This is a predicted structure of a 271-nucleotide RNA (Bacterial large signal recognition particle RNA) from a Microcaldota archaeon.
Its mean pLDDT, the model's own confidence on a scale to 100, is 75.
The source organism's lineage runs through Archaea, Nanobdellati and Microcaldota.
The sequence is in RNAcentral, with records from ENA.
Rfam family: Bacterial large signal recognition particle RNA. About the family: The signal recognition particle (SRP) is a universally conserved ribonucleoprotein involved in the co-translational targeting of proteins to membranes. It is annotated as a non-coding RNA gene.
């Protein structure tokens, strides 16, 4: 040297966050591999710079350990600006009404719009009239009136020998007070009614002449004053903040790519 075979040396993963005095685990994100398993463990297990602990498998002496700058970099931690939504706090405008102006539809208009003349009405004032409310007072009628009043009293009772008298229920006629209707008197700042006068005016509705193509109302903008601005809404700024998401700093950094250093390459057997 070169094949075989064995383990006491080595490998069978790293790295962010969390967490911790600090390591490593177990928890959790990301990354690599042809390439390990069981057993315990978050107010948690093991350790102490030579920094997990017990118990097994595999595999190999090179696919070995271990280290130094640089170059990319997954992926996370922090910090910052900036944005979308959301929340919370301010501050402006708007909300309501009038005035112009614009737009939109639909109705009305040459069976005549505006608009311009006249005449009436409405509307106010006065007087008469009617209406009507209230009050009392008369009067008239009815009712109370089938009264325990009064008239006149059939029959029937009473007295008388007898004529005849008496008292006297029904029925029949009246009847105060009192209630109702009605008429009449008085009265009311009464009046949605009628007449006369009278004022007042073109806001409104009627007619009549005259015109001849537009006028009005609605809803919305935009402006202009006025009002509201406790509260609530709607929209616009500003400030703050949770979660996200984008860029920038900066920190570790799985893999990766080039340069290097150190360590280690063991036992037994053949040939």
């Nucleotide at each position: 040297g070169u094949g075989g075979g064995c383990u006491a040396g080595g490998u069978u993963g790293g790295a962010g966050c969390g967490g911790u005095a600090g390591c490593a685990g177990u928890g959790u994100u990301c990354u690599a591999u042809u390439a390990c398993c069981a057993c315990a463990a978050a107010u948690c297990u093991g350790c102490u710079u030579u920094a997990g602990g017990u118990g097994g498998a595999a595999c190999c002496g090179a696919a070995g350990c271990u280290u130094u700058u640089g170059g990319g970099g997954c992926g996370a931690a922090u910090g910052c600006c900036u944005u979308u939504c959301g929340u919370u706090c301010g501050a402006a405008u708007g909300g309501c009404c009038a005035a112009u102006g614009g737009u939109u539809g639909g109705a009305c208009g040459u069976u005549g719009a505006a608009c311009g003349c006249u005449u009436g009405u409405c509307c106010c004032c006065a007087a008469a009239g009617g209406c009507u409310g209230a009050a009392a007072g008369c009067a008239c009628u009815a009712g109370u009136c089938a009264a325990u009043c009064c008239g006149c009293c059939a029959g029937a009772u009473u007295c008388g020998g007898a004529a005849g008298a008496a008292a006297g229920c029904a029925a029949c006629g009246g009847u105060a007070g009192c209630u109702a209707u009605u008429g009449u008197u008085u009265u009311g700042a009464g009046u949605g009614c009628u007449u006369u006068g009278g004022a007042a005016u073109u806001c409104a509705c009627a007619g009549g002449c005259g015109g001849g193509a537009g006028g009005a109302a609605a809803a919305u903008c935009a402006c202009u004053g006025g009002g509201u601005u406790a509260a609530c809404u709607a929209u616009u700024c500003g400030a703050a903040u949770a979660c996200a998401a984008u860029g920038c700093a900066c920190u570790c950094c799985a893999c990766u790519c080039a340069a290097g250093g150190g360590c280690g390459u063991g036992c037994c057997c053949a040939c």